[in-house]
Predicted 3D model of a 123-nucleotide RNA (SAM riboswitch aptamer (S box leader)) from Flavobacteriaceae bacterium CG_4_10_14_3_um_filter_33_47. Lineage of the source: Bacteria > Pseudomonadati > Flavobacteriia > Flavobacteriales > Flavobacteriaceae.
RNA sequence: AUGUUAUCAAGAAAGGCGGAGGGAUUAGACCCUGUGAAGCCUUAGCAACCCUUUACUUGUAAAGAAGGUGCUAAAUUCUACCCAGUUCUGGAUGGUUUUCAGAAUAAUUUGGAUAGAUAACCA
Numbered sequence: 001a002u003g004u005u006a007u008c009a010a011g012a013a014a015g016g017c018g019g020a021g022g023g024a025u026u027a028g029a030c031c032c033u034g035u036g037a038a039g040c041c042u043u044a045g046c047a048a049c050c051c052u053u054u055a056c057u058u059g060u061a062a063a064g065a066a067g068g069u070g071c072u073a074a075a076u077u078c079u080a081c082c083c084a085g086u087u088c089u090g091g092a093u094g095g096u097u098u099u100c101a102g103a104a105u106a107a108u109u110u111g112g113a114u115a116g117a118u119a120a121c122c123a
Stems, first nucleotide, its partner, number of pairs: 003121006013043005021032003026080004044072003049068002051064006076115001081112002085105008
């Protein structure tokens, strides 16, 4: 690398060097950026995965922050694929309701998947 598990709408920025891009990738949208992008360094902070302590019902809860990571614009910036929903058509039921199939889908949804990021573990 691959794999497994968990999390991803909360939170937290200043300075120095640098000098034009950046927001993972493809496309579109939108946004940040010479009032200084990426990157590197320093300091500060956030959070609590690993970690520390305590309690017990032994895998959970509470507290903590010395250390190892991580993070410090916007939801992982949003959309893309699927489902639900809505509309139309057809069939069945039977009586204006239920259900099945197909098609379309502007707007909406803290749904799911894929992809990605981070941590811990395995090798």